[in-house]
RNA sequence: GCUGACGUAGCUCAGUUGGUAGAGCAACGGUAUCGUAAACCGUGGGUCAGGAGUUCAACUCUCCUCGUCAGCU
Numbered sequence: 001g002c003u004g005a006c007g008u009a010g011c012u013c014a015g016u017u018g019g020u021a022g023a024g025c026a027a028c029g030g031u032a033u034c035g036u037a038a039a040c041c042g043u044g045g046g047u048c049a050g051g052a053g054u055u056c057a058a059c060u061c062u063c064c065u066c067g068u069c070a071g072c073u
Base pairs, nucleotide, nucleotide: 001072002071003070004069005068006067007066010025011024012023013022019056027043028042029041030040031039049065050064051063052062053061
């Protein structure tokens, strides 16, 4: 330098033939306990890497940029 994959909650990841984003763990609150942990119930948490375009509508499609990883040279 070229090619490909990936980037979504604090962490690990779903969600893609376009239709208003979820799970587990973690965090917080509560129940219970002499107390703690486990357990059970509940709550909050996201500019979907950034920008632009297409569309009535974009995490999803197109282009550019950034980052990570892999391959080739």

Overview
The RNA shown here (transfer RNA) has 73 nucleotides and comes from an uncultured bacterium. The sequence was found in a public genome assembly. Its mean pLDDT, the model's own confidence on a scale to 100, is 81. It matches the Rfam family "tRNA". Gene Ontology term of the family: triplet codon-amino acid adaptor activity. It is annotated as a transfer RNA.